A computed fold for a 180-nucleotide RNA from a Bacillota bacterium, annotated as Lysine riboswitch aptamer. Its Rfam family is "Lysine riboswitch aptamer". For this family Rfam cites "Riboswitches Control Fundamental Biochemical Pathways in Bacillus subtilis and Other Bacteria" (Mandal et al., Cell, 2003). It was read from a public genome assembly, where an Rfam model found it. The coordinates come from a structure-prediction model, not an experiment, and the mean pLDDT is 81. Of the family's consensus pairs, 100% are formed in the model.

RNA sequence: GGGUGGGGUAGAGGAGCGGACAUUGAGAGUACGCUGGUGGAGAAGGGCAUUGAGGAAACCAGCCGAAAGGGAUUUCCGCCGAAGAUCGAACCGUUGCUUCCCGGUUCGUUCUGGGGUCACAUUGAACAGGUGUGACACUGUCACCGUAGCGCCAACGCGCGGUGGAGCGCUAUCUCACCA
Repeated sequence: GGGUGGGGUAGAGGAGCGGACAUUGAGAGUACGCUGGUGGAGAAGGGCAUUGAGGAAACCAGCCGAAAGGGAUUUCCGCCGAAGAUCGAACCGUUGCUUCCCGGUUCGUUCUGGGGUCACAUUGAACAGGUGUGACACUGUCACCGUAGCGCCAACGCGCGGUGGAGCGCUAUCUCACCA
């Protein structure tokens, strides 16, 4: 100096990922509540309670009149399995109670390199956004193959092109052990 394996440190992918405050449009003249009318027995997915002919649900008119999640903008923070999702468990939250559904936190399992567009499904007030599946190209990385360009004639490296894989990856560097 070269190679293999273990451990550590630092980095890269880019309309990159996530979070917080403030402002803001929408949500919405909606829900709730009140008055009048129509209506005529129920009122949440289930059960109990409560309530209802002294008039339920639903609908119409009038008056009053919100909020949350999600979106946008600026700034700041944490980062590069960043983060997201499926499934399971525990706990918490939403109604008078309980259960289901839904939402949140933590742990575990499995999958996804990343962003985009389109289609379908789901969530959502939404034509916004989120999530999942599939397709399409793009992009970063590594491997293999090719190459008429560059380094230096070659090996090899870079550039370019093609095919393919996955983040428990890749690059650089330090250290330990081993190999010829």